This is a predicted structure of a 163-nucleotide RNA (FMN riboswitch aptamer (RFN element)) from a soil metagenome. The model forms 100% of the base pairs in the Rfam consensus. The RNAcentral record of the sequence draws on MGnify.
[in-house]
RNA sequence: GCCUUCGGGGCAGGGUGAGCCGGCAGGCGUUGCCCGCCGGCAAUUCCCGACCGGUGGUGAUGGGGGCCAAAGGGGCCCCCUCAGCCCACGACCCGCCAGCUCCGGCCGGCGGUGGACCCGGUGGGAUUCCGGGGCCGACGGUACAGUCCGGAUGGGAGAAGGC
Numbered sequence: 001g002c003c004u005u006c007g008g009g010g011c012a013g014g015g016u017g018a019g020c021c022g023g024c025a026g027g028c029g030u031u032g033c034c035c036g037c038c039g040g041c042a043a044u045u046c047c048c049g050a051c052c053g054g055u056g057g058u059g060a061u062g063g064g065g066g067c068c069a070a071a072g073g074g075g076c077c078c079c080c081u082c083a084g085c086c087c088a089c090g091a092c093c094c095g096c097c098a099g100c101u102c103c104g105g106c107c108g109g110c111g112g113u114g115g116a117c118c119c120g121g122u123g124g125g126a127u128u129c130c131g132g133g134g135c136c137g138a139c140g141g142u143a144c145a146g147u148c149c150g151g152a153u154g155g156g157a158g159a160a161g162g163c
Base pairs, nucleotide, nucleotide: 001163002162003161004160005159006158013048014047015046019041020040021039022038023037024036026034027033028032050147051146052137053136054089055088056087057086062080063079064078065077066076067075068074084135085134093112094111095110096109097108099106100105117133118132119131120130121129139150140149141148
């Protein structure tokens, strides 16, 4: 450098009732509307509560193996594993520039935007370990969505293998 494969999880249970349907009664400017009562259905979106966590790095996690040393309870090396909220990347969205086109679209580069953590413990050292309490989650649709449906049988950080 090329090829192949892989490459995202999640509302249990309860409450409310915007609307919709049916029945009955009433009103009006009556082939339609309005209004009242009763019954049924009705939100993964609202409320209580439940549940989920892409990729690489860092790392004092946990496990396994090897070597050295030899009474010291050490030293060194290798493999697997280890953060949603620490660093970066990707998805989504926006802008600029270029290319291809059967004019429907397709595609590349650069830039922007891009959520969320504290306290206690141990310790030389932890926003990563242990304990506790918090917090966050693109766009379009719809009764207001991290979890439903859709763009998406898409794209993708990257991972594994082969040449």